Large-subunit ribosomal RNA, domain I from Winogradskyella flava, 531 nucleotides, folded computationally. Rfam family: Bacterial large subunit ribosomal RNA. The coordinates come from a structure-prediction model, not an experiment, and the mean pLDDT is 84. The source organism's lineage runs through Bacteria, Pseudomonadati, Bacteroidota, Flavobacteriaceae and Winogradskyella.

Context: one part of a larger RNA
This record gives sequence, structure tokens and C1' cells, in this order.
RNA sequence: AGCGUAUGGGGAAUGCCUAGGCUCUCAGAGGCGAUGAAGGACGUGAUAAGCUGCGAAAAGCUACGGGGAUCGGCACAUACGAAUUGAUCCGUAGAUAUCCGAAUGGGGCAACCCAGCAUGUUGAAGACAUGUUAUCCGCAAGGAGGCGAACCCGGAGAACUGAAACAUCUAAGUACCCGGAGGAGAAGAAAACAAAAGUGAUUCCGAUAGUAGCGGCGAGCGAAAUCGGAUUAGCCCAAACCAGUAUUGUUACGGCAAUGCUGGGGUUGUAGGACUGCGAUAUUUGAGUCAUGAUGAAUUAGAACGCUUUGGAAAGAGCGACCAUAGAGGGUGAUAGUCCCGUAUAAGUAAAGAUUGACAAGAUAGCAGUAUCCUGAGUAGUGCGGGGCACGUGAAACCCUGUGUGAAUCAGUCGGGACCAUCCGAUAAGGCUAAAUACUCCUGAGAGACCGAUAGUGAACUAGUACCGUGAGGGAAAGGUGAAAAGAACCCUGAAUAAGGGAGUGAAAUAGAACCUGAAACCAUACGCUU
Repeated sequence: AGCGUAUGGGGAAUGCCUAGGCUCUCAGAGGCGAUGAAGGACGUGAUAAGCUGCGAAAAGCUACGGGGAUCGGCACAUACGAAUUGAUCCGUAGAUAUCCGAAUGGGGCAACCCAGCAUGUUGAAGACAUGUUAUCCGCAAGGAGGCGAACCCGGAGAACUGAAACAUCUAAGUACCCGGAGGAGAAGAAAACAAAAGUGAUUCCGAUAGUAGCGGCGAGCGAAAUCGGAUUAGCCCAAACCAGUAUUGUUACGGCAAUGCUGGGGUUGUAGGACUGCGAUAUUUGAGUCAUGAUGAAUUAGAACGCUUUGGAAAGAGCGACCAUAGAGGGUGAUAGUCCCGUAUAAGUAAAGAUUGACAAGAUAGCAGUAUCCUGAGUAGUGCGGGGCACGUGAAACCCUGUGUGAAUCAGUCGGGACCAUCCGAUAAGGCUAAAUACUCCUGAGAGACCGAUAGUGAACUAGUACCGUGAGGGAAAGGUGAAAAGAACCCUGAAUAAGGGAGUGAAAUAGAACCUGAAACCAUACGCUU
């Protein structure tokens, strides 16, 4: 020096564990805000740095209900207190709620500065206290503004990429931005489809079908009818006509006409309505009011086990019992139906309130006639330019519209994928509409051939913290003594409040707080072998 064995140091892997996550299911909730939100700043404790709670009434105040012995949050100490005259705690309803923040009296470098007016301290100046003073919409009453995870509608709208390059095309009407709404939103009661037969608002799912088509016919894009399901619901205006009212015009002063407003009327395609005549109070529905009161916060009751044995400890083993509408789960010194919390089940209640019954404003209908009147106009259509439709201008219908032009009036008009005819279908240019559908920041209950501390959220712990950056922003590491602190009295070495050795606790201290297990690298010591 090497190798081996043993014992330690070092180190943190591994194993076991879970306080935290992840993904879902069911139910709830789906908003908060000028009555000042979300989010913060600063305070607030006997001692108080952090987190939590709270707000100058400040880890809290009041009332009611529950509950029944401890309590003064995390947080284990000392001191001082509270509580059976019912505290702490739980539920419900209130009070208080500094300053900033939409922030709203004005200003401002957020958490600060400075005012006006009224009232008061007051008699004046000054100061202070309380209240009030932003803008927009609306005649007024009143409303709006800001925040919030996704879902929804509208406006505006890329590029990388793919086409093995690239320009039409694709990505994609995606991302991003803006506006708006709701618990859903949007759509919606045929100027629809279809095809010689018919269907009968919309939405969503499965098929149709990667079909028909579109496409530098490249890359790619990609329907519908129809069928099977989910869920079902239909309505209201404008107009004709009538009445009232106001204004205007005109008048022969009797009126007449026009326009506006209000009320009645009326609402559709085998056309309907007005109008004229006839007939009648039927049918269906129903805001709301009253009664009923399932359910419903905290909560309450809730069965049944002993001995022996091993062990530090019994829930293990042995023996013998019991309960079960409860053998879900968790805890207890190892593995407990019968020890504890619970569980099955049963009971109870404030606010609220499903359902059911009664009353009931209101809404809703028929027959015949057909002369006249009405049935949504800068609209439909059309030229030019674009966009949307699966459809890239194509034979390109249909829908939207920037610009120009511009009808008809039921013997009407539009559509059926150029266009024409026949036939068929529908009735545009006004509006509303539940359910089936989408989502989950959040609450409760539960589940997992999900993770188990380099995993699972970035975050199991004072985590969006420490730290980095002018800033936008980036962004960690860090869990485990023991059943119980019983957390090592006392003594010794030492400069020592370092460290260690005894002693003591404990089942264990090589469980001693740098604390479960404690691998490897690396280091040391002892012994052996080899050179």
C1' cells in the first nucleotide's frame, strides 16, 4: 500500500406512515357590490414576531335556541382570571365594523392631504364632533358603475403550423382583445322541410357518414333529408273598425277632416280579421289570497364481554358468552361488532317551505254571408363590392349587407339549389317563450385496480411565503422522539449556556430533541492475509 472481516463516523436512500393533494359521483348553490364588494393597509392579546379571528364596542358585544363542565385560537409557559346565578363551544338573528379600494366632496405617489354646507360645543375668530356634498340614465319613483373559475351570445380578430418549399387553401373564426347576460345562455312556434307519400317550433344525443359534396380536386374541409331517443307549450302586438281625448286645418258655425295619445277590437294560410246577420255564457287555464304543512339549523336517544395467557401495553392466542334494521369507518400502549366516538334506526326544531284544498282578478270559443277595408316599405327584388352557408364564383340557389336602384297588396307574395312551366309547400319585412343542453370559483355527503413527501397541487410545514428582478414576472427548500414528556433531578471532565461520561426515565436512549427505519459513496479504528 492493497484485499478481507468487524466496529463506528458520515450520509440520506429504502421501508412503513399521513395531516395534503388528484380525479370523479350525488345533492345544494350559482353570485357579491353605493345598506360600500372582491382585495388590502393599519391596528387589536397580561407578556405577542408569524398565522388565524376581530375592528377604537377590535381572539370580541347582544338576543333567542342547543348544550352541560370545563375555559381564556394555532401555542404545550408563568401570572391573572371566567364558569352550575350554566361559561367555553354549536346554530340563527342582530350590533359594532378605522383607512384604502368602483371609491363617489376636491386632490393624490392606494391605505394620505385639503375643503364647502347644515347642526352642535358657542356669543365672535379659530378649532373640533356628527351628518352631507361624484358622474351617468330616468318626468319621477328609482337604477347603473366594480369584482368573480368555467360555461353562453355578440363585436373585432392573428401567426407559428400543414400543404414535406409557397401565394389560393390550412391552422381558425382557434388564441388574444372588447361589450353583454344568466343560473344557465343562445335558438324557437315555418314566407320550414319534403316529393306525388308525407312531416309539423327550437335545443341536445345516437345513427345517416367520413357518405353526398367542397377542394392549387393538393393538403385537407365536410353536410342534410330521414330514422331512433331526451324533453315537450305555446303565445302577444302592428293594421282594418269603434270610442274618448288633445292639437291643427276648414266651415254655410250644425259640423267635417287630418295627426298624436289612451282604451276596446284583432292576430292568420284547408287564409284570417274588420264589417253585416244569427247564437251563446260553454270549455280550458289562472296571477294572487287563505288554510294545510312533507321536508327542514344547531341537536337528542342509540344494543351487546368476561376470564386465563404472552407481552412494556391486548384489541393477539386459548376458553366460554352476547348484540345485530347497528360486522360502514375512525380511535384506544399490537389486529376490538360488544372500551370510546360513531354506525342501523328513531325523535326533535327557528327561519324557510314542497304538496293538497278553497276562493278568485284576468285570459280563452261558435255558425253564415262575402260587396268594401286590413294583414309589418326605402322593405322584397335587383346592379356593383364583400361576408355566411360543408359549398374556395362555380351552373350557385338560400341567408346577411357597404353602396346605388327599387315593387306587388290575396286574382297578392316567397320558396322547392342556375333558369322556365306545371304542381306542391309556406305567408317575410314586429315581439315573447319553460323543459331536454353547457359549466363548477363555492357548500355538504361519498367513491377511487389515483399519489404517498424528488410523488401528489408550485404549496401536507408562517407558500404564492423566503428569495430573485426597476418592472411585467419568476419562484423554492422544508413532514415522522415516544404509548405517554415520563424531554434526562443529581454528580463528574471541561473555560463553557459547547460537547461528553455516570446516574435516572422508558419496552427500547445506537428512540435524547442534529431524535422511526438508517442502504451506498466517503472517512476512521482494530484484527487477519498478501507484497